Small-subunit ribosomal RNA from a Gammaproteobacteria bacterium, 1546 nucleotides, folded computationally.
It was read from a public genome assembly.
Its Rfam family is "Bacterial small subunit ribosomal RNA".

């Protein structure tokens, strides 16, 4: 700076990340519709659906100034009557207003409805050239003079009606002639044709004549011919104007001439002849859909959707055809006809046409009043007056939009009451209410009250016209008059906060939060998702957020979506480069000069209707809505420049490109010959039982001689070593040799050619394997098979055999992980380094060399790029040209269909339906029947064991009135319970209690508390006896106990998947992790990997990492040595006393011990390996050596692990019972499975007898000596000791002696009879121990699993907790006292690195496919049924044109005979409906049948993601219940390990 003001995202694929990519949302809109709600006012809008079908009313009539008239009103006249000098009736009179019907003109072609059709010159736009035009408007010129008619009319007939027929009389601005005819049409250029209507006002100046009137003049409207104009209309032509190619060929009047005819007019618009053309991938035809357009709606714009109201243009007017009339129709309220379909009907025949304004059915989610005026705007008529006008202007209905107003304002804190919540304090509703003070907008309500009306009309005045002062026009003034809307806006009067707030949502997106119900239910839900007992997600409330007379919900556009990419997108792995190549169109194209101006640029002119958007003013209080100018319409189109690029012509050039000479390399390619090794087969010979073959077998071969050796044939097919990320080829693909043929490519120098070029749609050709046809061929290989394994099964993996095929020669086939998942060409942008194949310099006697340099084939790499991975002069970099391809998964590369093919099967290639995700890459973790390192009684190597008996004890399970309930892989099973006879106890039967056995409070009585009887099984109940305490301010309190009332108590009732606590486990594994910085877009990594080393993430060195923390160690108990202290109840060397004896006393404090404190041990020291480190490893000293042994300690986390029955608790459940008490019963049952033990089979032993030697513990309701009894268990009496005194207490095993002599025993002890003991209120279910007596299985224990690495196993006994009593369990003591461990390959557990992944609930994972079942959509199907359409022929209504002389016949002509014209008939060409017969196309349906898709925890099996247990996919072919399997080629989108080569760093 008038018309520049503008651009946001988010949810949701993971455990997470990022990309890609879908799906959804948040705006904004609507002619809407639904649901809740609803005070006013303005402005607009209002059947999108059946272009279904309509009752009734209305939508186009007007003109008497064009006629004849006079039905009806009225009026005047005249005449009758009735008769009250004045009405009333009747009759006659068109004489006046006026005026039905009718004849005439003009309009019904306007204006008003719809979008049915219709890809069109239909509609935008720009243009053109062969036309017509009523009414207007201007100019010339007329407007003489006649003449027959036919309607109304009357008459008379037909028919229900509709209407019609016949005969009469009439007018015209209705019809014909005749005259004229400038200018008009025709024309042979000589001519020739052709017009008209009068109706009204006015004036007597003039003329005739005067009583009318005639003529005249003079004005308007009309007429007629002509020429412009202006309006409208017609018609050509360029450019634009929806999908489909799964519509590719279409056209015979079809293109085109030359003559006609036709039209207003051009033109195959008809029609004859002639010609064969015209259209078509720049998409012809065909199908499908739709009126076109200013403009609307979004958008930041480019765009994209749309075509209601407004305006322009088309097209229809019931469906189809026709034409007539007219200026102008092939006519929406007009005619013929054909059809359907409704109504009348006297059955004979008629009548309609709401896609006009209302209205009606109907359809439908769904869209209004049979309203009022012509007052205004317009429009027909008419001279006007005026009539008509559902155009139109107003009112009704709708919240349907859009815009505005109001529903009050202001104070108010006792923060009132209720309500919601609460953590019981209080929070919140909330100043909100109430009060108090105020205002009245809109509603109501009085009364008032514009504007929109100007004109017309009259009066008078001027100007103009005229002879004119008439008329008439135009101007002024005055005057009359006109409003549907209207009870209109507006203003005002009274009253009084009075009459006026909903609706949606609060889990995130996306503003809003809590309680109660419900309990995967009932619901929610736009996408993710919510609900399986505490839901901010359902529904209620309460609170709150949004908008607000409207709020939400459906639908539909357009945004976001750069998600179709002009602006603005990709194609190695995500979807996407054709398999490769040649090439017609088509695109794209070096260098220089000159010429043109096509494309480009620039001015001008003209168009781009109005509205609308925009700006800048006005107008209604404001908006909203009108209204004036103006920008702008980015476009078209003429026309004048400019010429730098690109095009077109022309002329040159040598850099692309190509040709010519010389050399070079190679599995390049096609015939044709050659040649060796091996395999197999055959003879023949040697030789004997085996050979083959596998994990390990068998099928097979083989005593009729295999394998195996030799020799010699025969036949086929492939061609080791050379061989190499060497070579050649456009790909596919090529591999012994030697010859002929033959493409292509590099390299050097010159020479010519003169852009000849790069791409490439259709389009050709080439194109592994497999598979197909015909004829060879066949040796070894091998789909199908067939037979042996393997297995649950094995249609497979192995294994013996074995046909097509594999080879050849012609012909299809045309596909592959045809891959570098990377189209082709040309150019530019750091290097290294390797190999192949030329050259050129340079060294050198030669050999190995050196430097370039072109060409090709590889790794590395830097910018740069990429979502990472990765590409990286052979780009996946930057750029330029062309060509292909891609838009979510899945149905599907499937269906139809069309083209190829012998088939197989290719190539193109969909939809419904479904889901919210599929998916690249990377990243952490777990997994792997991957991989490497390491460690553990893990395994090996030993020792004893368990599985086998008996018992014991725990589980399951069975059983039961109850066998309470928990604990379930390791980690449940001698486990909670460290001890169920009762109790304990939680169960189950039975009998009782209801403020309860327990706590607190409130109340009345009582001291508490006790004696005995009685009835129960007890609990209880009845009666009873003794007792009257403590405190005191004297009122009373405290404890206990009883009544009784209700808050309440009580619960071993549930949820351990609400929880606390506390536990197990991985695991004493070593490991879990921040903080800064650093890397990466991130998630993440790094530290923590790496080299050593440790028991250890334990220490070192390295090192983009420094550093910390929890965990490992270590501090802390015990144990093994030494010291010192202490010294009773232990100890007793030495003194002393003493006994049978005896630490018994006196006494000691040395010794052991006992307990307080201290040293030791640290790889500290040597030596060796090591990297001069950490460490190891060997030694020395030492009581103990490398954590001395043990123990206590359990990181981050993992199992929704275990416990509501230890406790504690949230919810929820019982409340005369799921509480409570109390007898009895049960947990102890027992066809039978399982863990853990104890005894035990026996001679390293049993028994009997003798003898030694422990430690660590318990004891007052208690241990209990010593004696006494009892065969014993044990009983009696009773001492000591609250414990270094005294008990428990005798250890056993062991050692000495005897005996037993391999046996179901002198082994073993189970079970049983009997008799006892002892605890206990009570040993019956159901106790332990003792005697007698009895003497079961067991003779070492399948498969298979257990613990142990040293004072440890194994053995032997002791003690303790629990407990009246009841241990084989458990917890702890000590005694005797081993063996083994090369070693880590394997089996299980674990750390760490590293790999694969389609896993994340993590391998107890994921996941394929058949099959059954439901339920959807859809393919195909004998057909069957509509619709739309071609071709062929029938057939022809009306009409129109021809042609017809059978009928009829006023005007003109006429010899009057007739003729000219005309109508009505008849024929014909065309032709709508109808008709038959074949064909296409669509849609609907259809028994039966394919696939596919979804669903709850169905069935079979395990293909597939790890090496997925046979690597795995892709093309082929064969087989198979199914996923699959197997042959052949091919890919790496394949682990692991070993070698090869190559490349980087030192």
């Nucleotide at each position: 700076u008038a018309a520049c003001u503008g651009g946001a995202g988010a949810g949701u694929u993971u455990g997470a990340u990022u990309c890609u990519g879908g799906c959804u949302c948040a705006g904004a809109u609507u002619g809407a519709a639904c649901g809740c709600u609803g005070g006013c006012g303005g402005u607009a809008u209002g059947c999108u659906u059946a272009a279904c079908a309509c009752a009734u009313g209305c939508a186009a009539g007007u003109c008497g100034a064009a006629c004849g008239g006079c039905a009806g009103c009225a009026c005047g006249a005249g005449a009758a009557a009735g008769c009250u000098u004045g009405c009333u009736u009747u009759c006659u009179u068109g004489g006046u207003g006026g005026c039905g019907a009718g004849u005439g003109g003009c309009g019904g072609a306007c204006g008003g409805g719809u979008g049915a059709g219709u890809a069109a010159c239909g509609c935008g736009u720009a243009g053109g050239a062969a036309u017509c035009u009523g009414c207007c408007u201007g100019g010339c010129a007329g407007c003489g003079g006649g003449g027959g008619a036919c309607a109304a009319c009357u008459c008379c007939g037909g028919g229900a009606a509709a209407c019609c027929g016949g005969a009469g009389c009439u007018a015209a601005u209705a019809c014909c002639g005749c005259g004229u005819a400038c200018g008009c049409c025709c024309u042979a250029c000589g001519g020739g044709g052709g017009a008209a209507a009068g109706a009204u006002g006015g004036c007597c100046u003039c003329u005739u004549c005067u009583u009318g009137a005639a003529a005249g003049c003079u004005g308007u409207c009309a007429c007629u011919g002509c020429c412009a104009g202006a309006u409208g209309a017609g018609c050509c032509u360029g450019c634009g104007u929806u999908g489909g190619a799964u519509u590719a060929g279409c056209u015979u009047g079809u293109u085109g001439g030359u003559g006609g005819g036709g039209u207003a007019a051009u033109g195959g618009c008809c029609c004859a002849c002639c010609a064969a053309g015209g259209c078509g991938a720049c998409g012809a035809u065909c199908c499908a859909u739709a009126g076109c357009u200013g403009g609307u709606c979004u958008g930041a714009g480019a765009g994209g959707a749309u075509g209601a109201u407004c305006a322009g243009c088309c097209a229809c007017a019931c469906u189809g055809g026709g034409a007539c009339u007219g200026a102008g129709a092939c006519a929406c309220g007009g005619c013929c006809c054909a059809g359907a379909c409704u109504c009348c009907u006297a059955c004979g025949g008629g009548a309609g046409g709401c896609a006009g304004c209302a209205g009606u059915g109907g359809g439908g989610a769904a869209u209004a009043u049979u309203g009022g005026a012509c007052a205004a705007u317009g429009g027909g008529c008419g001279c006007a007056a005026g009539c008509c006008u559902g155009a139109u202007c107003c009112a009704g209905c709708a919240a349907u939009a859009c815009c505005g107003c109001g529903u009050g304002u202001g104070u108010g804190a006792a923060g009132a009451a209720g309500g919601c919540c609460u953590u019981a304090g209080g929070g919140u509703u909330g100043u909100a209410a109430a009060g108090c003070a105020c205002u009245u907008u809109c509603a109501a309500u009085u009364g008032g009250g514009a504007a929109g009306a100007a004109a017309a009309g009259c009066a008078c005045c001027u100007g103009g016209u005229u002879a004119a002062u008439a008329c008439c026009c135009g101007g002024g003034u005055g005057u009359c008059c006109u409003g549907a809307c209207g009870g209109u806006a507006c203003c005002u009067u009274u009253a009084g906060a009075a009459g006026a707030a909903g609706c949606a949502c609060c889990g995130g997106c996306u503003a809003a939060c809590u309680c109660c119900g419900u309990g995967c239910c009932a619901g929610c839900a736009g996408c993710c998702g919510c609900g399986g007992u505490a839901a901010u997600a359902c529904g209620g409330a309460g609170g709150g957020u949004g908008c607000a007379a409207g709020c939400g919900u459906u639908a539909a556009u357009c945004g976001g979506a750069a998600u179709c990419a002009c602006u603005g997108g990709g194609c190695g792995u995500a979807a996407a480069g054709c398999g490769c190549a040649c090439g017609c169109a088509g695109g794209c194209g070096g260098c220089c000069u000159g010429u043109u101006a096509a494309g480009u640029c620039a001015g001008a002119u003209g168009u781009g209707a109005a509205a609308g958007c925009c700006c800048c003013g006005g107008g209604c209080u404001c908006a909203a809505c009108c209204u004036g100018g103006g920008a702008a319409c980015u476009g078209c189109a003429u026309u004048u420049g400019a010429u730098a690029c690109u095009g077109g012509c022309a002329g040159g050039c040598u850099a692309g490109a190509g040709u010519a000479u010389g050399g070079g390399a190679g599995a390049g390619a096609g015939a044709a010959g050659u040649g060796g090794a091996a395999u197999u087969c055959c003879a023949c010979a040697u030789g004997u039982a085996g050979c083959g073959g596998u994990g390990a077998a068998a099928u097979g071969c083989g005593u009729a001689g295999a394998u195996a050796u030799g020799u010699g044939g025969a036949g086929g097919a492939a061609c080791a070593u050379c061989a190499g990320u060497g070579g050649c080829g456009a790909a596919g693909g090529c591999g012994a040799c030697u010859u002929c043929u033959u493409g292509g490519c590099c390299c050097a120098a010159u020479a010519c050619u003169g852009a000849c070029g790069c791409u490439c749609a259709g389009g050709u050709g080439c194109g592994a394997a497999a598979g197909c046809g015909u004829g060879g061929g066949g040796a070894g290989c091998a789909a199908a098979c067939a037979g042996g394994a393997u297995u649950a099964g094995a249609u497979a993996c192995c294994c013996u055999g074995g046909u097509a095929g594999u080879c050849c020669a012609c012909g299809c086939c045309g596909u592959a992980a045809a891959c570098g998942a990377u189209g082709g060409g040309c150019a530019c942008u750091a290097g290294a380094u390797g190999c192949c194949g030329g050259g050129u310099c340079u060294a050198u006697a030669g050999a190995c060399g050196g430097a370039u340099u072109c060409g090709g084939u590889g790794u590395c790499g830097c910018a740069g790029c990429u979502a990472a991975c990765g590409c990286a002069u052979u780009a996946a970099g930057u750029g330029c040209c062309c060509c292909g391809c891609c838009u979510g998964g899945g149905g599907a590369g499937u269906a139809c269909g069309g083209c190829c093919g012998c088939a197989a099967g290719g190539c193109u290639g969909a939809a419904a339906c479904u889901c919210a995700a599929a998916g690249g890459a990377a990243u952490u973790g777990a997994c792997g029947g991957g991989g490497g390192c390491c460690c553990g009684c893990a395994c090996a190597a030993g020792c004893g064991g368990u599985g086998g008996a008996g018992c014991a004890u725990g589980u399951g399970g069975u059983u039961u009135a109850a066998u309470u309930c928990g604990a379930u892989g390791c980690a449940a099973c001698g486990c909670g319970a460290a001890g169920a006879a009762c109790c304990u106890u939680a169960c189950c039967u039975a009998c009782c209690c209801u403020u309860g056995a327990c706590a607190u409070c409130c109340u009345c009585g009582g001291a508490a508390c006790u004696u005995g009887u009685c009835a129960g099984a007890g609990a209880u109940g009845a009666c009873u006896u003794g007792g009257u305490g403590c405190c005191u301010u004297c009122g009373g309190g405290a404890a206990c106990c009883g009544g009784g009332u209700g808050a309440c108590a009580g619960g071993u009732g549930c949820u351990g998947c609400a929880u606390g606590g506390c536990u197990g486990u991985c695991g004493u594994c070593a490991g879990c992790u921040c903080g800064u910085g650093u890397c990466g877009u991130g998630a993440g990594a790094u530290g923590u990997u790496g080299g050593g080393u440790u028991a250890a993430g334990u220490c070192c060195c390295g090192u983009a990492a420094c550093g910390a923390g929890c965990g490992c160690a270590a501090c802390c108990c015990u144990u093994g040595u030494c010291c010192u202290u202490a010294u009773u109840u232990g100890c007793c060397a030495g003194c002393g006393g003493g006994u049978c004896a005896a630490g018994c006393c006196g006494g000691g404090a040395a010794c052991u011990c006992u307990a307080g404190g201290g040293a030791g041990a640290c790889u500290g020291c040597c030596g060796g390996u090591g990297a001069c480190a950490a460490a190891c490893c060997g030694g020395a000293g030492g009581a103990a050596g490398g954590u001395g042994g043990g123990g206590a300690u359990g990181a981050c986390g993992u199992c929704a692990a275990g416990u509501c029955a230890u406790c504690a608790u949230g919810g929820c459940c019982c409340u005369u019972a799921u509480g409570g008490g109390u007898a009895g019963g049960g947990c102890u049952a027992c066809a039978c499975a399982c863990g853990u033990g104890c005894u035990a089979c026996a001679a390293u032993g049993g028994c009997c007898g003798g003898u030694a030697c422990a430690g660590a513990g318990g004891g007052c309701a208690g241990c209990g000596a010593a004696c006494u009894c009892g065969c014993a268990a044990g009983g009696g009496u009773a001492a000591g000791c609250a414990a270094a005194u005294c008990u428990c207490a005798g250890a056993a095993a062991a050692c000495c002696g005897g005996u037993c002599g391999u046996a179901g025993u002198c082994c073993g002890g189970a079970u049983u009879g009997g008799a006892g003991u002892c605890u206990g209120c009570a040993a019956c279910u159901c106790g332990a121990c003792u005697c007698c007596a009895u003497g079961a299985a067991g003779u070492c224990g399948g498969a298979a699993u257990c613990g142990c690495u040293a004072g440890u196993a194994a053995u032997c006994g002791c003690g303790g907790a629990u407990c009246a009593g009841a241990a084989u369990g458990c917890c702890g003591c000590g005694g005797u006292g081993a063996a083994u461990a090369c070693g880590u390959u394997c089996c299980c557990g674990g750390g760490c690195c590293u790999u694969g992944u389609a896993c994340a609930c993590a391998c107890c994972g994921c996941c394929c496919g058949u099959c059954a079942c439901a339920c959807c959509a859809u393919g195909g199907g004998a057909g069957u049924g509509g619709g739309c359409u071609g071709u062929a022929c029938c057939a022809g209504a009306a009409g129109u044109g021809g042609c017809u002389a059978g009928c009829u016949u006023a005007a003109c002509c006429u010899u009057c005979g007739g003729g000219a014209g005309a109508g009505c008939g008849g024929u014909u060409a065309c032709c709508a409906c109808g008709g038959u017969a074949u064909g296409g196309u669509u849609c609907a349906u259809g028994a039966c049948u394919g696939g596919g898709g979804u669903g709850a925890a169905g069935u079979c099996g395990u293909a597939a993601c790890a090496a997925g247990g046979u690597a795995g996919c892709c093309c082929u072919a064969g087989g198979g219940g199914a996923a699959c399997c197997u042959g052949g080629g091919g890919c790496u989108g394949g682990a692991u390990c070993a070698c090869c080569u190559c490349c980087u760093u030192u």